[in-house]
Molecule: small-subunit ribosomal RNA
Organism: metagenome
């Protein structure tokens, strides 16, 4: 710094989410030292136990144990000093908490002052005399206790009186008032009034300091005044009067939420979030409430009441308050020792000595954080073993280990002890004595690699992959997405990567996010301009002089606490930690200076702005009135069947007279033609004429004002159509509703009718895609062409020229995501306003506010989703367009569909009826031949290195081979006999191929995946496309090129053009045919010549034809006319066998159908190995209620049938084709000639010709079935072949809906002939020739395909996409009610207590000789008032029968 993720791709908006930092953190997993930090965020819940505030005998009495005296003991006297008590000073600090409270009584920052002030500190005074009580202690009661009552006595630095009285207090002033204490041996210290200091506090003011307007009006002591009270002090603080005022859109008042700041976490910074530990204010202290007492306090460990909890208890009544330190229970995902010490730091007390001190030092627990250190270090290849992975060659873990050398940090055992120790006390000094909880660094010795590594991640983002399981299952997942049988994503290994005593997860902030934009965003179409004007507050605001100094700027100064943060020094070995010193603390106040610019005051100006004055254009508003065409309805005439109305027709109307026509009346609503991208108006909007009355604009002119503008929260006012209320009105037209059609349905589109409406008056709505989806205004920024309303110069009267203001179209530059906008901006810019922050949920719900009502205005969230959008860009689709092909259709000609039969195929059936193929493009198709075989399927028998390859060992023997025999269906098992081969040989024999056996790798697999492939193939389609290079546009996807105009079967070929050119396709070479020519003639051919036959190219022979079968010509729009762009090319002729591709073929572009094929082969994986391999027998692929496809044969006279007789091609033969002749009705047999074949044979061509019967009939049509006899082929024809006689003669008389082939030698028809084959179910397939039409010349449609346009929300691409009810599920939301919390209000009762009153009771100081009085006190009465009751209301939460829509969830 930026990355993923919306698409097929782009660009763009925009949301989701990641890398990174952090933290009082939890969890999982794993855990070696040690530093320094740091640790109850929940439930401010309740809490057992110790312990956190005591000190002063130098303030006072009394004094216990003890000690020493007296005394015979009781005592007593002196010392001594517990423990409690009087009193003084503390106890108000320290310490502790934070979803307790508090949005100002608070805090922060900078200023005031009407006030206090122990304890210190200076300075100047003072301290005279006197008196009464009282704890204690006794004694004696009451009570369980807690505690308390009565008597009697005792001191003080406790109280109380007199005196003294100031620079104190009060007061104008006279004047008046007010105090004190002592201790101690000395030093010394205390005590009183006053003055001042220091620190600290009271209190006041500015400015800052969350959220909510779905909280807009609050306030009655309230705001002010007079006067009193009160206070340390001001003040409605309180009170009584008086006034009516105060605060508030610069947000009062309410509600939620929150302690604040230094900081703290993030950040580049502005910022945003946070306020844990440490400072610092501020509050709290079981809850509420009161004062006392004090220098302070309304007091955490003081009081007094009420209350709710607990505990004690003799039930009478008492006690208590860890939100101090430990520690306990609860709750929670979670937070620690019921430790040590005052050794140090500080703090109270005390003269000190010291006493106290959960402050505070330490220690312990917790990887909780940050830092540090360590788990060793060199050497070490045959790169060991093992593990993983392999392509089997090896690769990798990996110098890792092993082993060898070698250190000795941490850790462990031992010694040793620096240092935190400054201080205190004693003593004239010198010196001496005492103090360490706790931690121990560094040093020393020992030993020996020994005790120390682990987490997460591995598809992209993001470093870092293989391999097995696993099979949309387990399961991962921040986001995007993996997983469905080859997963780098799931689990597990091996391995890598990354941190490392930690890794990783949650969960949070803040970054990235420029995604609330101040820095530093937008709003034509993505989310965003108010429906338009008027204008309040506010915001800004022309030229110009002076002046003022608020604002700005510059110097000074005060503050801005310490700490942190940053720098430099330094101290712990370093770091972390800490320490000194120095910048920062961007504020905020004083104060001097500047005046340029905002701003105020004052003047002045005329260019904004308004006024005048001259002329002007217009559907601009209102009312009124008037027209004329249409249309309806009424009279009336003519007229007679129909009219209407539609894709097409009913309903409707009409002989009771429609419709058409003429005449007359009557009524509404709207105003054809002009009219036009034209006026006008703010917008909504206005359209015959006229009159009357009114607003604005426009140009000229320059006569007045002098800035008087601009913009606009709120607010006022217009504001289409429907709607809404009252009253007219009502011709057409027409929501709702009625028929009537369509349609599966048709609450619709079409048609007949028809009410509110529409229309006029007043009223109300207040909304529209109210749009230019563009707020106002203002300045500035090239042009060009139309329009509309003006002026002004010039004129040849045509008109030309300049200029203003309105309305438009086109494009510069800019701008813009494109797309477009471009002086009418969506360039540049200034000011004002309104508006946006993903989608959905929603413009919904709930509150409020308007409205008669519909409803309108504000306007969420729980919940979900990874995205939703905007532009373009290429496909692809359209019951879009617009060209053009094609047997696509029409036009024929023949067929399928109906019938028998074949044959495929579904189904059923079955031990099997192997297996594929499955719209077009599967179904006479793999299969160019299933009785065995084939054959894969089934039963049923065998067999296991195997039926087949290949290597290895080992073996025996003569093995391979041949034969026989048993068994058996064979297969195969058993016996048994005979018996080859090469090499060397001592002739015994050995060794070796091959083969045999038995072993061991390892063969077989027509098992599985055509969705893991190769290869071939079909299919769009012989359609004319489908790319590329360079260049050019475009941000880019992409575009051009390949688009237009012709023309062509063609992206054929001209033109044209930012495109040149290029390849793959067509096209052309190739093969055949179809005309001619040269060449060569055998087995083909025979004019001519010659011979022979009963006769034939049969012979000689010819090469003239024919034909073979090589070359080679020929066709090119070449030629003429015509058309056309001077083209390409098309139409027509001439010639010519053939004329525009001559016919037919092979050939099939870039793809696309996860098309087909793993059973043609080939092959990755997986599966199987006495079986899923392999041989055998049988049997099945041939089954048969049925259904489709393809066919053959027919229904017959264009026919059948008989006889006679004609003319082809193109094939194929040796295990072949077979002649001639004989038999046989025949099918065939028999025979044996030719012939490896232009020679021979298959071979008979058929249809057609000629003659003859049939005469419309289920027949001399058709031939299916069936019986019976043969014949062939074959190892065998039962299942299950073919073929022939003779008999038998079934459907069938041309075939619904629907459907297919064909455009010329084609369709129809006729037959030949070939592969496969042993032989055939061949009607099939592939070829072959004989006869041989008809129709179109057109493109509306069906079908399919080209190109160009064009919309699109589709791109798995119309077999897409997608909306909605229904059903279950699940979540929030809503709701009649029900239940509880908040803080107020009223009313009531009223504890404690403070102030006032009363105070007949009671009282020691004082006055009194006393009596009594002054004074206090108890007490009792008032206001106030906690807690409690009760009462209407307000909010909030939680639960809800059920309704109601919303999200997601399945396929």
């Nucleotide at each position: 710094a930026g990355g993923g993720u919306u698409u097929g791709a782009u660009c763009c908006u925009g949301g989701c989410u990641c890398a990174g930092a952090a933290u009082g953190a939890a969890c999982g997993u794993u855990g070696g030292c040690g530093g320094c930090g740091u640790g109850g965020a929940u439930u401010a819940g309740g809490c057992a136990u110790g312990c956190a505030a005591g000190u002063c005998g130098a303030g006072c009495g009394a004094g216990a144990a003890c000690c020493g005296g007296a005394g015979c003991a009781a005592u007593c006297c002196g010392g001594g000093g517990a423990a409690a008590g009087c009193g003084g000073c503390a106890a108000a600090c320290g310490g502790g908490g934070g979803u307790a409270g508090u949005a100002a009584u608070g805090u922060g920052u900078c200023g005031g002052u009407a006030c206090g002030u122990g304890c210190c500190c200076u300075c100047a005074g003072g301290a005279c005399g006197g008196g009464g009580a009282u704890a204690g202690c006794c004694a004696g009661g009451g009570g369980a206790a807690a505690c308390u009552c009565u008597g009697a006595u005792u001191a003080a630095u406790a109280c109380c009186c007199g005196a003294u009285a100031a620079u104190c207090u009060c007061g104008a002033g006279a004047g008046a008032g007010c105090a004190a204490a002592g201790g101690u041996c000395c030093g010394c210290u205390g005590c009183c009034g006053g003055a001042g200091g220091a620190g600290c506090g009271g209190c006041c003011g500015a400015c800052a300091u969350g959220g909510u307007a779905u909280c807009a009006g609050g306030u009655a002591g309230u705001u002010g005044g007079u006067g009193a009270g009160g206070u340390a002090a001001c003040g409605g603080c309180u009170c009584a009067c008086c006034a009516a005022g105060c605060c508030u859109u610069a947000g009062a008042c309410g509600c939620c939420u929150a302690g604040g700041g230094g900081g703290c976490g993030u950040g580049a910074g502005a910022g945003c979030g946070c306020g844990a530990c440490c400072c610092c204010c501020a509050c709290c202290a079981c809850u509420g409430g009161g004062a006392c007492u004090g220098a302070g306090a309304u007091a955490c460990u003081g009081c007094c009441c009420a209350g709710a909890c607990a505990c004690c208890u003799a039930c009478g009544g008492g006690u208590g308050g860890c939100u101090g330190c430990a520690g306990u229970c609860g709750a929670g995902a979670a937070u620690c020792u019921u430790c040590c010490g005052c050794a140090a730091u500080g703090g109270g007390c005390g003269a000190a000595a010291g006493c106290c001190u959960g402050a505070c030092g330490g220690a312990g627990c917790g990887a909780c954080g940050c830092c540090g250190c360590g788990u060793g270090c060199g050497g070490g290849a045959u790169g060991a073993a093992g593990g993983c992975c392999c392509u089997u060659g090896g690769g990798u873990u990996g110098u890792a280990a092993a082993c060898c050398g070698c250190u000795g940090u941490c850790a462990g055992g031992g010694g040793g002890g620096a240092u935190g120790a400054a201080a205190g006390c004693c003593g004239c000094a010198a010196g001496g004595c005492u103090u360490g909880a706790c931690a121990g660094a560094g040093c020393c010795c020992c030993a020996g690699a020994g005790g120390a590594a682990g987490c997460a991640c591995g598809g992209g983002c993001u470093a870092a992959g293989u391999u097995c399981g696993u099979g949309c299952c387990a399961g991962c997942a921040g986001c995007c997405g993996c997983g469905g049988u080859a997963a780098g994503a799931c689990g597990a290994a091996c391995u890598g990567u990354g941190c490392g005593a930690a890794c990783g997860u949650u969960a949070u902030u803040c970054g990235g996010a420029a995604u609330c934009a101040c820095u530093g965003g937008g709003c034509u179409u993505a989310c965003a301009g108010g429906g338009u004007g008027c204008g309040u507050a506010g915001g800004c605001g022309g030229c110009u002089u002076g002046u003022u100094a608020a604002g700005u700027a510059g110097g000074g100064u005060g503050u801005g606490a310490a700490a942190u943060c940053c720098c430099c020094c330094g101290g712990c070995c370093c770091a972390a930690c800490c320490g000194g010193g120095g910048a920062a603390u961007u504020g905020c106040g004083c104060u001097c200076u500047a005046a340029a610019c905002u701003a105020g005051c004052a003047g002045g100006c005329u260019u904004g702005a308004g006024u005048g004055a001259g002329c002007u254009a217009g559907g601009g508003g209102u009312a009124c009135a008037c027209g004329g065409a249409a249309c309806u309805u009424c009279c009336a005439g003519u007229g007679g069947a129909g009219c209407g109305g539609u894709g097409a027709a009913a309903u409707g109307u009409g002989u009771u007279g429609a419709u058409a026509u003429u005449g007359g009346a009557a009524g509404g609503a709207a105003c054809a033609c002009c009219g036009g991208a034209g006026g006008c108006g703010a917008a909504a909007g206005c359209g015959g004429u006229g009159u009357a009355c009114u607003g604005g604009g426009g140009c000229u002119u320059a006569a007045c004002u002098g800035a008087c503008g601009c913009u606009g929260a709120g607010g006022c006012a217009c504001g289409a159509a429907a709607g809404c209320c009252a009253g007219g009105g009502g011709a057409g037209c027409g929501a709702a509703c009625g028929g009537g059609a369509u349609u599966a349905g048709a609450u619709a589109c079409c048609c007949c009718g028809g009410u509110a409406g529409u229309c006029c008056u007043g009223g109300c709505c207040g909304u529209a895609a109210a749009c230019g989806a563009u707020g106002a205004a203002c300045a500035c920024u090239g042009g060009g062409c139309g329009g509309g309303a003006g002026a002004a110069g010039g004129u040849u009267c045509g008109c030309c020229u300049u200029u203003u203001c309105c309305g438009g179209c086109c494009g510069u530059a800019g701008c813009g995501a494109a797309a477009g906008c471009g002086u009418u901006a969506a360039g540049u810019g200034u000011u004002c306003c309104g508006c946006c922050u993903g989608g959905g949920g929603a413009g919904u719900a709930u509150g409020g506010u308007c409205g008669c009502a519909u409803g309108g205005c504000u306007g969420a969230a729980a919940c979900u989703c990874a995205a939703a959008g905007g532009a373009a860009u290429u496909g692809a689709c359209g019951g879009g367009g617009g060209c053009u092909c094609a047997c696509a259709c029409a036009a024929g000609c023949g067929g399928u569909g109906g019938a028998g039969c074949a044959u495929g195929u579904g189904g059923c059936u079955u031990a099997a009826u192997u297996c594929g193929a499955g719209g077009c493009a599967a179904c006479g198709c793999g299969a160019a031949g299933a009785a065995c075989c084939u054959u894969u399927c089934c039963u049923g028998g065998a067999u296991u290195u195997g039926a087949c390859a290949u290597g290895c060992a080992u073996g025996g023997g003569u093995u391979a081979g041949u034969c026989u025999c048993g068994u058996g269906a064979a297969a195969g098992c058993g016996a048994g006999a005979u018996g080859a081969c090469a090499c060397c040989u001592u002739c015994g024999g050995g060794u070796g191929g091959a083969a045999c056996a038995u072993g061991c790798a390892c063969a077989g697999g027509u098992g599985c995946u055509g969705c893991a492939u190769g290869g071939c193939u079909g299919u769009c389609g012989u359609c004319a496309g489908c790319u590329c290079g360079u260049g050019c546009c475009g941000u880019g996807a992409g575009g051009u090129g390949u688009u237009g105009g012709g023309u062509u079967a063609a992206g054929u070929c001209c033109u044209u053009a930012a495109a040149c050119g290029a390849g793959c396709g067509a096209a052309a070479c190739c093969c055949u045919u179809g005309u001619c020519c040269c060449u060569a003639g055998u087995u083909g051919c025979c004019a001519g010549c010659g011979a022979g036959u009963c006769a034939u190219g049969u012979c000689g022979g010819g090469g003239a034809c024919c034909c073979u079968a090589g070359g080679g010509a020929g066709a090119c729009c070449g030629c003429c006319g015509g058309u056309g762009u001077c083209a390409a090319a098309c139409c027509g002729g001439a010639g010519g066998a053939a004329g525009g591709c001559g016919g037919g073929g092979a050939c099939g572009a870039c793809g696309u159908c996860a098309a087909g094929u793993c059973a043609u082969c080939a092959u990755g994986g997986c599966c199987u190995u006495u079986a899923u391999g392999u041989c055998c027998a049988g049997g099945g692929c041939u089954g048969c209620a049925c259904a489709c496809g393809u066919g053959c044969u027919a229904c017959a006279a264009u026919g059948c049938g008989g006889c006679g007789u004609a003319c082809a091609a193109a094939g194929g033969g040796a295990c072949g084709c077979c002649a001639a002749c004989u038999c046989g009705c025949a099918a065939g047999a028999g025979g044996g000639a030719g012939c490896g074949a232009a020679u021979c044979c298959c071979a008979a061509a058929a249809a057609g010709c000629g003659c003859c019967g049939c005469u419309c009939a289920g027949u001399u049509c058709g031939g299916a079935u069936u019986g019976c006899a043969g014949g062939c082929u074959g190892c065998a024809a039962c299942u299950c072949g073919c073929c022939u006689g003779c008999a038998u003669g079934a459907a069938g008389c041309u075939g619904g809906a629907a459907u297919c082939g064909c455009u010329a030698g084609u369709a129809a028809u006729c037959g030949c002939a070939g592969a496969u084959c042993a032989g055939c179910u061949a009607u099939g397939c592939u070829g072959c020739g004989g006869u041989g039409a008809a129709u179109g010349u057109g493109u509306u449609c069906c079908u399919g395909a080209g190109c160009c346009u064009u919309g699109u929300a589709c791109a798995c691409a119309c077999c897409g996409c997608c909306c909605g009810u229904c059903a279950a599920g699940c979540c929030a939301c809503a709701a009649a009610g029900g239940g509880g919390g908040g803080g107020g209000c009223a009313u009531c009762c009223u504890a404690a207590g403070u102030c006032g009153c009363c105070g007949c009771g009671c009282u020691a100081a004082c006055c009194g000789c006393a009596a009594g009085g002054a004074a206090g006190c108890a007490g009792g009465c008032g206001c106030c008032u906690a807690a409690g009751a009760u009462g209407a209301a307000c909010u909030c939460c939680c639960u809800g029968a059920u309704u109601g829509g919303g999200a997601c969830u399945a396929a």